This is a predicted structure of a 346-nucleotide RNA (Bacterial RNase P class A) from an uncultured Actinomycetes bacterium. Its Rfam family is "Bacterial RNase P class A". Rfam's curators write: Ribonuclease P (RNase P) is a ubiquitous endoribonuclease, found in archaea, bacteria and eukarya as well as chloroplasts and mitochondria. The family's RNA type in Rfam is ribozyme. It was read from a public genome assembly, where an Rfam model found it.
[in-house]
RNA sequence: AUUGCGAGAUAGGCAGUCGCGGACCAUGUAUAUGUGGUUCGAGGAAAGUCCGGACACCGCAGAGCAGGGUGCUGGUUAACGGCCAGCGAGGGAAACCUCAGGGAAAGUGCCACAGAAACGAAACAGCCUCAGACAGUGUCUGCGGUAAUGGUGAAAAGGUGCGGUAAGAGCGCACCAGCGGCCUGGUGACAGGUCGGCUGGGUAAACCCCACUCGGUGCAAGACCAAAUCGGAACGUCACGGGUUGCUCGCCCAGUUCCAGGUCGGUCGCAUGAGGCAUCUGGCAACAGGUGUCCCAGAUAGAUGGCUGUCCACGACAGAAUCCGGCUUAUCGUCUCGCUACGGAA
Numbered sequence: 001a002u003u004g005c006g007a008g009a010u011a012g013g014c015a016g017u018c019g020c021g022g023a024c025c026a027u028g029u030a031u032a033u034g035u036g037g038u039u040c041g042a043g044g045a046a047a048g049u050c051c052g053g054a055c056a057c058c059g060c061a062g063a064g065c066a067g068g069g070u071g072c073u074g075g076u077u078a079a080c081g082g083c084c085a086g087c088g089a090g091g092g093a094a095a096c097c098u099c100a101g102g103g104a105a106a107g108u109g110c111c112a113c114a115g116a117a118a119c120g121a122a123a124c125a126g127c128c129u130c131a132g133a134c135a136g137u138g139u140c141u142g143c144g145g146u147a148a149u150g151g152u153g154a155a156a157a158g159g160u161g162c163g164g165u166a167a168g169a170g171c172g173c174a175c176c177a178g179c180g181g182c183c184u185g186g187u188g189a190c191a192g193g194u195c196g197g198c199u200g201g202g203u204a205a206a207c208c209c210c211a212c213u214c215g216g217u218g219c220a221a222g223a224c225c226a227a228a229u230c231g232g233a234a235c236g237u238c239a240c241g242g243g244u245u246g247c248u249c250g251c252c253c254a255g256u257u258c259c260a261g262g263u264c265g266g267u268c269g270c271a272u273g274a275g276g277c278a279u280c281u282g283g284c285a286a287c288a289g290g291u292g293u294c295c296c297a298g299a300u301a302g303a304u305g306g307c308u309g310u311c312c313a314c315g316a317c318a319g320a321a322u323c324c325g326g327c328u329u330a331u332c333g334u335c336u337c338g339c340u341a342c343g344g345a346a
Base pairs, nucleotide, nucleotide: 002341004339005338006337007336008335009334010333012311013310014309015308016307017306018305020041021040022039023038024037025036026035027034043317047328048327050326051325052324053323054322055218056217057216058215062249063248064247065246067214068213069212070211071210072086073085074084075083076082087101088099089098090097091096102209103208107207108206109203110202111201124150125149126146127145128144130142131141132140133139134138158176159175160174161173162172163171177199179196180195181194182193183192184191185190222268223267224266225265231259232258233257234256235255241253242252243251244250275294276293277292278291279290280289281288282287
């Protein structure tokens, strides 16, 4: 210099002019929605509504069943399916990246076609001993042995090699894989060493089993004020009905259902937070604690825009509506830090 990877910052700036929303202050009120000043004012995803909560309400929110979620180990968090660090497996030359990562010996199901045979399974071709027949070597038939050779397939009684055998086979041996025992290291998942019998699949984002876990509804929650309107019918009053996501039990209740009418007003909730920033301590880290400092949108017919000039990196995806922690998706360019590979120079 180039290359790939990981992390962070930013998200047009400046000036002028006119115009918006909140808070506060001053002035003023002429039939005022007036005038002036200060200050603050959309995102890294505000998006999707996929998770988790805070908060509010539900006269039980308790138990069980059903149903849902997660799934290696440890840590972190208010919590999570998040994040961090590891283990194992896979990809990559590497830095790094990915994993819906418990159980197939509890049971059920599936593995097309091909092939003899696809699970508690076998002999199509072939090879060998023996017997019989024919016969120069040899050929055919039958009982038995065989799983090495060939064929099929994603997968066929662990793999490769040597010995051995009538021919073969973990039959024996060496190395390796698998399974099990013991020892060592580690909190653990696991790893290493050693010994041993030689050892028949795969699939659970198939049903299922196991472990842990889960009240419901939601800011249009909910609380208050003002205003207006005429109520009626049926059933019922210690339970047959209603409430508690579905079901059962338990518990609680005087109301429940239907028809009709009025009010479409206002205030609160509404932003001081599991808050931001800086720094110190602990920790590999995520994160936790201490100290200091800051207040940083609260609309509701729904606020930040128009014009002009200039700079340059020529600006993408894109607008809060109860709030917060995550995940996922979309995305223009610039800058910073670190690591891998490779080339050159000193």